RNAcentral holds the sequence, with entries from ENA. The RNA shown here (transfer RNA) has 73 nucleotides and comes from an Anaerolineae bacterium. Rfam family: tRNA. Its family is annotated with triplet codon-amino acid adaptor activity in the Gene Ontology. Clan: tRNA clan.

RNA sequence: GCGGUUGUAGUUCAGUCGGUAGAACAUCUCGUUGCCAACGAGAAAAUCGCCGGUUCGAGUCCGGCCAGCCGCC
Numbered sequence: 001g002c003g004g005u006u007g008u009a010g011u012u013c014a015g016u017c018g019g020u021a022g023a024a025c026a027u028c029u030c031g032u033u034g035c036c037a038a039c040g041a042g043a044a045a046a047u048c049g050c051c052g053g054u055u056c057g058a059g060u061c062c063g064g065c066c067a068g069c070c071g072c073c
Stems, first nucleotide, its partner, number of pairs: 001072007010025004019056001027043005049065005
């Protein structure tokens, strides 16, 4: 330099054919308990790697760029 793949909540990951961004764990609050743990109920938390384009509407489609991983030269 070329090709492939990945990038979404603190972490690990879903998200179909473009139509209100989700789960688990973690965190916080409440209940239960003499306390902790466990269990139950609830809450907060991601402008979806960045910049543009298409569209009434983009995590999703298109272009460019950045970063990690794999391969080729």